[in-house]
Context: one part of a larger RNA
RNA sequence: CUCAGGAGAAGGAACUCGGCAAAUUGACACCGUAACUUCGGGAGAAGGUGUGCCUUUAGUAAGUGAUUAACUUCGCGUUAAUAGCUGAAUAAGGUUGCAAAAAUAGGUGGCUGCGACUGUUUAAUAAAAACACAGCACUCUGCAAACACGUAAGUGGACGUAUAGAGUGUGACGCCUGCCCGGUGCCGGAAGGUUAAAUGAUGAAGUGCAAGCUUUUGAUUGAAGCCCCGGUAAACGGCGGCCGUAACGAUAACGGUCCUAAGGUAGCGAAAUUCCUUGUCGGGUAAGUUCCGACCUGCACGAAUGGCGUAACGAUGGCCAUACUGUCUCCUCCUGAGACUCA
Numbered sequence: 001c002u003c004a005g006g007a008g009a010a011g012g013a014a015c016u017c018g019g020c021a022a023a024u025u026g027a028c029a030c031c032g033u034a035a036c037u038u039c040g041g042g043a044g045a046a047g048g049u050g051u052g053c054c055u056u057u058a059g060u061a062a063g064u065g066a067u068u069a070a071c072u073u074c075g076c077g078u079u080a081a082u083a084g085c086u087g088a089a090u091a092a093g094g095u096u097g098c099a100a101a102a103a104u105a106g107g108u109g110g111c112u113g114c115g116a117c118u119g120u121u122u123a124a125u126a127a128a129a130a131c132a133c134a135g136c137a138c139u140c141u142g143c144a145a146a147c148a149c150g151u152a153a154g155u156g157g158a159c160g161u162a163u164a165g166a167g168u169g170u171g172a173c174g175c176c177u178g179c180c181c182g183g184u185g186c187c188g189g190a191a192g193g194u195u196a197a198a199u200g201a202u203g204a205a206g207u208g209c210a211a212g213c214u215u216u217u218g219a220u221u222g223a224a225g226c227c228c229c230g231g232u233a234a235a236c237g238g239c240g241g242c243c244g245u246a247a248c249g250a251u252a253a254c255g256g257u258c259c260u261a262a263g264g265u266a267g268c269g270a271a272a273u274u275c276c277u278u279g280u281c282g283g284g285u286a287a288g289u290u291c292c293g294a295c296c297u298g299c300a301c302g303a304a305u306g307g308c309g310u311a312a313c314g315a316u317g318g319c320c321a322u323a324c325u326g327u328c329u330c331c332u333c334c335u336g337a338g339a340c341u342c343a
Base pairs, nucleotide, nucleotide: 001338002337003336004335005334006333007332008331010329011328014327019324027051028050029049030048031047036041038172052095053094054093055092056091062086063085064084067081068080069079070078071077096100107322108321109320110319111318112317113316114314115313119131120130135170136169137168138167139166140165141164147156148155149154173309174308175307176306178239179238180237183236184235185232186231187230188229189228192227193226194225198221203216204215205214206213207212240258241257242256243255244254267301268298279295280294281293282292283291
């Protein structure tokens, strides 16, 4: 010096990306316990007090119950008493050491993001805000179901039957879920247009005496699809620009104009989204690019690709406080094992 333990004056996070690590807390009993809340919780909230040993209470309360008695439906029945054994709590008094008493045994509180929750996951760098979830919605499916596997036979679905099954999206709960069907998709549509094979009117050519045969022309009829006409957004998706205007100034409820299928509603907003940006204001600090609360100028939030809230929950992210500490100021000592030196 390295590793594993232990102790530390004064300070107490000044360490550091970050209290990482360590320390604190810890059991049982009693007292006491806030906001919020889905009234279940939150909660072991928080915060306090007690705890050893001896004597008495007390061989007491209580437990067990050999045995005995009475009753009897004669049952391994019911009721009562009890020897023996085990044996507290509580209260009062006393007492030991430097220490109130082995080991084991939560640190706590506040604000906030995300996800409701328990669960699942990258076997061996990611446990999460990802996946799942109950709930919600849409679409398909009438049973030889839809759908899936298979060339097929057949099988699953299901020995089920629309309160069932399959697919897709969202993701407890609460309040809600606006506008657009022009594009793409899907669904519907006895008309019309276009359209294949097929059909084969007519004409032409070859050959033949002819009947005919061969080659060719292609009128007419002719499905789905596409065109066309409607519907549909919890289908894929989308949800504007410029100019002017109020009796200081600023702003614009208001007006004009262009474009669109329609121009973003409620709610939220420098956000897991804000480039400019450490935006501005307030709070917390002596000092705060983080944090919390606001503002709205949303580069580029926004409503089941869900929006906004939300008690409880989380080995989840950010911030703060308290307790605590060798994380640090600033290192020191002790124990053990290595490394190292000599043999």
This is a predicted structure of a 343-nucleotide part of an RNA (large-subunit ribosomal RNA, domain IV) from a metagenome.
The prediction has a mean pLDDT of 86.
Its Rfam family is "Bacterial large subunit ribosomal RNA".